[in-house]
Molecule: transfer RNA
Organism: Nitrospinota bacterium
């Protein structure tokens, strides 16, 4: 050095197929109910500008160009 796979909240995922208007779900965390406390269980909430920069496009997690970083091939 030359390909491929991954990266989206604090942890784990889905969303990429055909761009589409609010980015979901689980666990965890905050607070309230319940309870004699605890856990369960129910109710509300905050946390991601989607590894990083840039483009295209009314409009990007999506597409496209570069770059990190992690695993895996080749040499």
């Nucleotide at each position: 050095g030359g390909g491929g796979c991954u990266g989206u909240a604090g942890c784990g995922a889905a969303g990429u197929u055909u761009g589409g208007u609010u980015a979901u779900c689980g666990c965890g965390c905050u607070g309230g109910c319940c309870u004699g406390u605890c856990a369960a269980g129910c109710c509300a909430g905050a946390g991601a500008u989607c590894g990083c920069g840039g483009g295209u496009u009314c409009g990007a997690g999506u597409c496209c160009c570069g770059u990190c970083a992690g695993c895996c091939c080749c040499g």